[in-house]
RNA sequence: GAAGCCCACCGGACCGCCGCUGGUGCAAUCGUGGAAACACGGCACUGGAGGAACGUCCGGACUGCACAGGGCAGCGUAGCAGCUAACGGCUGUCCACCGUGAGGUGAGGAUCAGAGCAACAGAGACGAGUCACCGGCGCGCUUCGGCGCGCUGGUGGGUGAAACGGGCAAUCUCUACGCGCAGCAAUACCAAGUAGGCACACGUUGACGGGGCCCCCGGAGUGUGCGGGUAGGUAGCAUCGAGCCGUCUGGUGACAGGCGGCCCAGAGUAAUGGCGGUCACGCCGGGGGAAACCCCGGCGCACAGAAUCCGGCUUACAGGUGGGCUUCACAC
Repeated sequence: GAAGCCCACCGGACCGCCGCUGGUGCAAUCGUGGAAACACGGCACUGGAGGAACGUCCGGACUGCACAGGGCAGCGUAGCAGCUAACGGCUGUCCACCGUGAGGUGAGGAUCAGAGCAACAGAGACGAGUCACCGGCGCGCUUCGGCGCGCUGGUGGGUGAAACGGGCAAUCUCUACGCGCAGCAAUACCAAGUAGGCACACGUUGACGGGGCCCCCGGAGUGUGCGGGUAGGUAGCAUCGAGCCGUCUGGUGACAGGCGGCCCAGAGUAAUGGCGGUCACGCCGGGGGAAACCCCGGCGCACAGAAUCCGGCUUACAGGUGGGCUUCACAC
């Protein structure tokens, strides 16, 4: 210098104006909506998408239901040892394969428990015996040279990945281990209207309604209380966590522990935005300059957006940064 391998990280910055949404504090104890439950409304300060928030593939937390214990069935996992709340994830290592190498990939338990399977070629492919040739014996026919059939012994060409011997468990199966089922539209609480339900009281000897009352008319139900559910509302739900940052210790490592600091989005039609400007980066054009480079103009700037939370995996991604290592060539 060229070509690679493996990690880690960033993925626009700043300013102004106008908005959206959460929290805290203060004030009023008020106003608006609503039957209520509750929600909204003022001022100040302040938080507000990602490395994948994607996919919803795996595992857990949480919640409800079920559940003595054990077994069957079903589903899943599979070298060995570890990490972890758990995992199909991750780490270390052995083996196999690929690569000159750094490294990469692996659905890597068991085929003397049983079953199943193998294209093409070949006589025969998972049941075992079978094809050609030679020999022997027996039977039948004979033109007496032999021919055919059966039994038996021996040898072997050819086909094919594989021919009484192996393979495949990415076919069933067996072994070991794990898993109760459903999911935040879980679930808990508050709670109308309407229609059912229950209890009590009154009622054809007229309750109740029509009207202020009486006469009168209609008239079989009427009233009160309770309870379950729905609409609606609140919680779950996001300040205390398998949390983040720094540092130290142990460990090859995944990771664990100690110390110090921090509080870090959150709705329920679903906020996280729009406009303008400056700068950065890339490309194109023009100009200046010996060159490095500088100036002007235009265009572009990815993949994608939380929805109960967390740990993983997979997939997408313009452009850019840092570190370690390998091979080759050249120079010293």
Model confidence (mean pLDDT): 78 of 100. A computed fold for a 332-nucleotide RNA from a Burkholderiaceae bacterium, annotated as Bacterial RNase P class A.